[in-house]
Context: one part of a larger RNA
RNA sequence: GAUUGAACGCUGGCGGCAUGCUUAACACAUGCAAGUCGAACGGUAACAGGCAAAACUUCGGUUUUGUGCUGACGAGUGGCGGACGGGUGAGUAACGCGUAGGGAUCUACCCUAUAGUGGGGGAUAACCCGCGGAAGCGCGGGCUAAUACCGCAUAAUCUCGAUAGAGCAAAGAAUGGGAACUUAACAGUCCAUUCGCUAUUGGAUGAACCUGCGUUGGAUUAGCUAGUUGGUAGGGUAAUGGCCUACCAAGGCGACGAUCCAUAGCUGGUCUGAGAGGACGAGCAGCCACACUGGAACUGAGAAACGGUCCAGACUCCUACGGGAGGCAGCAGUGGGGAAUAUUAGACAAUGGGCGCAAGCCUGAUCUAGCAAUGCCGCGUGUGUGAAGAAGGCCUGAGGGUUGUAAAGCACUUUCAGCAGGGAGGAAAACCUGUUCGUUAAUAGCGAACAGGCGUGACGUUACCUGCACAAGAAGCACCGGCUAACUCUGUGCCAGCAGCCGCGGUAAUACAGAGGGUGCAAGCGUUAAUC
Numbered sequence: 001g002a003u004u005g006a007a008c009g010c011u012g013g014c015g016g017c018a019u020g021c022u023u024a025a026c027a028c029a030u031g032c033a034a035g036u037c038g039a040a041c042g043g044u045a046a047c048a049g050g051c052a053a054a055a056c057u058u059c060g061g062u063u064u065u066g067u068g069c070u071g072a073c074g075a076g077u078g079g080c081g082g083a084c085g086g087g088u089g090a091g092u093a094a095c096g097c098g099u100a101g102g103g104a105u106c107u108a109c110c111c112u113a114u115a116g117u118g119g120g121g122g123a124u125a126a127c128c129c130g131c132g133g134a135a136g137c138g139c140g141g142g143c144u145a146a147u148a149c150c151g152c153a154u155a156a157u158c159u160c161g162a163u164a165g166a167g168c169a170a171a172g173a174a175u176g177g178g179a180a181c182u183u184a185a186c187a188g189u190c191c192a193u194u195c196g197c198u199a200u201u202g203g204a205u206g207a208a209c210c211u212g213c214g215u216u217g218g219a220u221u222a223g224c225u226a227g228u229u230g231g232u233a234g235g236g237u238a239a240u241g242g243c244c245u246a247c248c249a250a251g252g253c254g255a256c257g258a259u260c261c262a263u264a265g266c267u268g269g270u271c272u273g274a275g276a277g278g279a280c281g282a283g284c285a286g287c288c289a290c291a292c293u294g295g296a297a298c299u300g301a302g303a304a305a306c307g308g309u310c311c312a313g314a315c316u317c318c319u320a321c322g323g324g325a326g327g328c329a330g331c332a333g334u335g336g337g338g339a340a341u342a343u344u345a346g347a348c349a350a351u352g353g354g355c356g357c358a359a360g361c362c363u364g365a366u367c368u369a370g371c372a373a374u375g376c377c378g379c380g381u382g383u384g385u386g387a388a389g390a391a392g393g394c395c396u397g398a399g400g401g402u403u404g405u406a407a408a409g410c411a412c413u414u415u416c417a418g419c420a421g422g423g424a425g426g427a428a429a430a431c432c433u434g435u436u437c438g439u440u441a442a443u444a445g446c447g448a449a450c451a452g453g454c455g456u457g458a459c460g461u462u463a464c465c466u467g468c469a470c471a472a473g474a475a476g477c478a479c480c481g482g483c484u485a486a487c488u489c490u491g492u493g494c495c496a497g498c499a500g501c502c503g504c505g506g507u508a509a510u511a512c513a514g515a516g517g518g519u520g521c522a523a524g525c526g527u528u529a530a531u532c
Base pairs, nucleotide, nucleotide: 001532002531003530004529006528007527008526009525010524013379014378015377016376017375018374019372020371021337026335027334028333030332031331032330035080036079037078040077041076043073044072047071048070049069050067051066052065053064054063055062056061087290088289089288096215097214098213099212100211101210102209105207106206110203111202113200114199115198116197117196118152120150121149127142128141129140130139131138132137158167159166160165172195173194174193175192176191177190180189181188182187216262217261218260223253224252225251228250229249230248231247232246233245234244235243265287266286267285268284269280270279271278272277292313293312294311295310296309315326316325317324318323343369345368346367347366351365352363353362354361355360382412383411384410385409392403393402394401395400416473418468419467420466421465422464426459431453432452433451434450435449436448437447438446439445476521477520478519479518480517481502482501483500487516488515489514490513491512497504498503
């Protein structure tokens, strides 16, 4: 000099953009942070409507009861998603990360292609009845549905097998409808379309595994190793492999630093520096690890699963003492620790995600607002004129000098802040109607394109523009002995004090304290800490 996730002191007008527990991976009250689908299913607790009955009536209706008939929908079965998104850096010196490669693998949803989607069965929740328990919750009996579950059929370019051969699947739903069939009717069979379902192919995406090289300090750590190193056979896995087991051999690593100890998430990058290098890894992005501590598996395409399960432990809470409940390193917030770090805010309007045909619902992701000069950037605190060089202050050699065009006065402007009015863009969509095309027996329906209509904003009193009024509301901090830009007076008298280094202070101190003046930076200025 540059820099910082900074803190402290004094001071503080506005705006934009960023950033904001670096310490206790300490403990957490409260609310919210993952749901959704009725176009899978049986249904109907709530709300709204229809229908039927009854009662009342001011003849308008109102109330009650019944009915899942409709819109919808609590709880439940079922599907998909809760493995993403969000947080933290404790552990880890490691194939963890970075980089360059490899072959023995899996991959829901999505795309592509081929084939299929036939015919049956038995249960079970919800519900009803009964019982137990303080609670969490549990038990028995009975009824019922499915895209839940299980056989049968079919079976290849799939799996096993050298061949021959053997083996393996499925589920329906919605919308619309001319003929034919069933039906009293609704409707169904049937037909069409769409969405699904099953098996397989290839892709895309994601994931797993292996290898070369690189990746902090210590030798006051020199030897380490028994599934250890290799082989054979088997098991196991999606898959290779001592990954595991049996047997056999006796190997493997190490001064090119093994082992041990300490420290540490790694990287793109950030800071500094002419560079080489050094230091760092906040924010943003990629990877990894963790989710009260330790261990384990279940489900699933994917987890050894932050807001799932089980066991053990510590802690907190409830208890009828028998037993139960919990996990903010999600967003806010509280206590504690600390020099120190924000709101128990708004909205799903946009972007993205989950579910859904869709409408839509959910989303503390996200977008916004709030707080903080924490940082960077921009703007303002007025402009011109004005010498009687006013008054006052300070200095003085008492003449004067200086503060100083500074002020006052005169003329002008109104950024920003204030008040009033106007007012973009962030909005694309979705939905409705019409036309054309495709599908089709069809002018239904569905899909696509185009046109028109309707219409969605948290921010928001938005940005921006116009008008009004008034110089009106807006300057401090540090320093002035040398380094280092800036000097005098008074007080003090080795005292009080200053100090980054040299050093000042013991009676004229430009070095202490105050004042006048000056210098530097400026909504900041200094100090401390830290890196180069």